[in-house]
C1' cells in the first nucleotide's frame, strides 16, 4: 500500500435512531469480636476523534487515529 474487524465505567462486554446498561471491581451502612460471604446503596461515561444526514446520533454515511486478522 489493498482488504475486513474492533473502538461504550477501572476489567470483560451488552445496547444497532427518541431513557447510556450488565457482570467482576470501588466506596459507605448493615451483618461478624475481626476478615471473608451475604444484604443494601451509591459514586464513577465528552459512548476513540472530525465532519455530515436527521427533529433528534453510543446507533446511519465519511475521514482520520489506535488494535487485530487476511492479502501483496
Nucleotide at each position: 500500500g489493498g482488504g475486513c474487524g474492533a473502538u461504550u465505567a477501572g476489567c470483560u462486554c451488552a445496547g444497532g435512531g427518541g431513557g447510556a446498561g450488565a457482570g467482576c471491581g470501588c466506596u459507605g451502612c448493615c451483618u461478624u469480636c475481626a476478615c471473608a460471604c451475604g444484604g443494601c446503596a451509591g459514586a464513577g461515561g465528552u459512548c476513540g476523534c472530525u465532519g455530515g444526514u436527521u427533529c433528534a446520533a453510543u446507533c446511519c454515511c465519511a475521514g482520520c487515529a489506535u488494535c487485530g486478522c487476511c492479502c501483496a